This is a predicted structure of an 88-nucleotide RNA (c-di-GMP-I riboswitch aptamer) from Gallionellaceae bacterium UBA2239.
Its mean pLDDT, the model's own confidence on a scale to 100, is 88.
NCBI's taxonomy places the organism under Bacteria, Pseudomonadati, Betaproteobacteria, Nitrosomonadales, Gallionellaceae.
It matches the Rfam family "c-di-GMP-I riboswitch aptamer". Its family is annotated with cyclic-di-GMP binding in the Gene Ontology.
RNA sequence: GGUUGUUAAGGGCAAACUCGACCGAAAGGCGAGGACGCAAAGCUACCGGUCUAACUGGCGCAAGCCACAGGACAGCGGGGCCGCCACA
Repeated sequence: GGUUGUUAAGGGCAAACUCGACCGAAAGGCGAGGACGCAAAGCUACCGGUCUAACUGGCGCAAGCCACAGGACAGCGGGGCCGCCACA
């Protein structure tokens, strides 16, 4: 350095769902349980995408409605960075 992941060893992560005198406006996160899966399901919002819409702006008598990411998703795809074992 690889358009490799068939086998082995030691291991790793953890979807849905359940729970919570936890964080958050929400999306979502965190913790405990739990395993559908994962060879990068390790890290990173750079690009596309998706979710939310507090703040802000607009409309409205009001209830509220609309727009918006600076919030979120890395287990949606791509890019970047780093890495274990085996194989070649």